[in-house]
RNA sequence: GCGGGAUUAGUACAGCGGUAGUAUGCCACCUUCCCAAGGUGGAGAAGCGGGUUCGACUCCCGUAUCCCGCU
Numbered sequence: 001g002c003g004g005g006a007u008u009a010g011u012a013c014a015g016c017g018g019u020a021g022u023a024u025g026c027c028a029c030c031u032u033c034c035c036a037a038g039g040u041g042g043a044g045a046a047g048c049g050g051g052u053u054c055g056a057c058u059c060c061c062g063u064a065u066c067c068c069g070c071u
Stems, first nucleotide, its partner, number of pairs: 001070007010024004018054001026042005047063005
């Protein structure tokens, strides 16, 4: 230099052109004499910039970081 992959709650990961989910963690409540465990509820997230579209986390382009391969 070229090609490919990844980037989504604090953490680990799904998912899909139309409500963004799971586990765990966090907060509150219930249960208990207390703790732990368990149960219920709640807050919390699309790397960045542009484009396409009625509508983009999703498709396209550029860019940033990381990983793999080639040279």
Molecule: transfer RNA
Organism: Candidatus Pacebacteria bacterium CG10_big_fil_rev_8_21_14_0_10_44_54